[in-house]
Molecule: RNase P RNA; transfer RNA
Organism: Acidimicrobiales bacterium
């Protein structure tokens, strides 16, 4: 200089002019009460002032809570969520700090990160084989066994100087690949039952050593832990998938403000009271039932108001135009400079993402630009 | 303003212990016919709504995010 990475901030400004919505304050109309030249309260499609009015996401509604209503003796099963360790919070799947594994030359960055001897599934295609290990080719055939042979003494026979032909017994080394051994090699696969090396063996093998990888167990130490660091055993070598089903610890009652509550017409049907009249219980009186009038309680529709907030609508307000100015884009000129590119003057363009509705903490999404502060890497210069 | 549920061919759907994604109408072309419909044979079609993620591998599991769809005075 040039390329990054992390954090925090900000989301045009200033003036005029119109215009909307809460609240005050005092007019003005009108209602209603009163102790009435007046005072007090209510109310507005009226008017004047004064003050306040959108965001980091107000969005997605992804998790939690407050707050309401149902339900509920207490625990459990189902069902769902979370999942390293230590704090933090009223709570969370959230923050902060840390261990572990991945990427990154690096600042950093990402991660649903218990459990796969507790069981049960999957692992397509290719491949000899895809999961307590064994079959197949491949090697070996040491040991056992066949099968031809040689070569020793021995026994029988034939002939008798040696010769020839049997028979088992020893040794020897061939061949078969039957019984056995053997997984070291076998194109492939996302993955093949540790890797090099040397010994060793009839051919191999952790079968044995060394070194390394893992694993498990013990010891010392350091840390609240998660875990790290050194050390020693022990040939232990065990495949991966739990964002399959499980298993283990740990939460969670359900549904939402269109939740709820309060006032409270009209009609309708109920429940109690009172009177009179009318009807029915053959006649009358009581009394009882029913039908009309009237009060009274209850319940709850329309509707109203609360919930509903120092923004607080409730068909939902927070706008709009006009100048200057600040950012950014684009064209033309001009000056600087080798160039890349800066500087200046003018004309034109042209303001991101988006907008509360019970209220909070978070998550995630979207975002034009600006500004501040750390820090890493390359090159260059002192 | 709060609840649920859906996206797979040109259309209406199917798709489960994840492993080459299918039906039907509807497209095209050939036969039949004089021609047309109907009918018979063939074929062709997919970024599984976008992106990330977990796995060897994802239409399916997970997370975000887009449209659409219904119901609650």
């Nucleotide at each position: 200089u040039g390329a990054g990475c992390c954090g925090g901030c900000u989301g045009g400004g200033u003036g005029g002019c119109c215009g909307c919505g809460g609240c005050c304050a005092g007019g003005c109309g009108u209602c209603g009460g009163c102790g009435c030249u007046g005072c007090c309260g209510g109310c507005g499609a009226c008017a004047u002032g004064g003050u306040c009015g959108a965001g980091g996401a107000a969005a997605g509604u992804c998790g939690g809570g407050a707050c309401u209503c149902c339900a509920c003796a207490g625990g459990g099963c189902a069902g769902g969520g979370u999942g390293c360790u230590g704090g933090c919070u009223a709570a969370c799947g959230g923050c902060c700090a840390g261990u572990c594994g991945a990427g990154g030359u690096g600042a950093c960055u990402c991660g649903c990160a218990g459990g796969a001897c507790a069981g049960u599934g999957c692992c397509a295609c290719a491949g000899a084989a895809a999961a307590c290990a064994g079959a197949c080719c491949g090697c070996c055939g040491a040991u056992g066994g066949g099968c031809a042979g040689g070569c020793g003494a021995c026994c029988c026979g034939g002939a008798c100087a040696c010769c020839c032909g049997g028979g088992g017994c020893g040794c020897c080394g061939g061949c078969c690949a039957c019984a056995g051994g053997u997984c070291a090699g076998g194109g492939u696969g996302a993955a093949a039952c540790g890797g090099u090396g040397c010994g060793g063996u009839a051919a191999g093998a952790g079968c044995g050593c060394a070194c390394c990888a893992g694993c498990g167990c013990c010891c010392g130490g350091g840390g609240u832990g998660a875990c790290c660091c050194g050390g020693g055993c022990g040939g232990c070598u065990c495949g991966g998938c739990a964002a399959a089903c499980c298993c283990c610890a740990c939460c969670c009652g359900g549904a939402g403000c269109a939740a709820g509550g309060u006032c409270a017409a009209a009609u309708c049907g109920u429940g109690g009271g009172a009177g009179g009249a009318g009807c029915g219980g053959c006649c009358c009186g009581c009394u009882c039932g029913u039908u009309c009038u009237c009060c009274c309680c209850a319940g709850g529709u329309a509707g109203a108001c609360c919930g509903c907030u120092c923004a607080g609508a409730u068909g939902g307000a927070u706008g709009g135009c006009c100048a200057c100015c600040c950012a950014c884009c684009c064209g033309g000129c001009c000056c600087g400079g080798c160039u890349a590119c800066g500087g200046g003057c003018c004309g034109g363009g042209g303001g991101a993402c988006a907008g509360a509705a019970u209220c909070c903490c978070g998550c995630u999404u979207a975002c034009a630009g600006g500004c501040c502060g750390g820090c890493u890497c390359a090159c260059c210069g002192u | 303003g709060g609840g649920g549920c859906u996206g797979u061919a040109g259309c209406u759907c199917a798709g489960u212990u994840g492993g080459c994604a299918g039906a039907g109408c509807g497209c095209u072309g050939c036969c039949u016919u004089u021609g047309c419909a109907a009918g018979g044979c063939a074929g062709a079609u997919g970024u599984c709504g976008u992106c990330g993620g977990u796995u060897c591998g994802a239409u399916u599991c997970c997370g975000a995010u887009c449209a659409g769809c219904u119901c609650c005075a």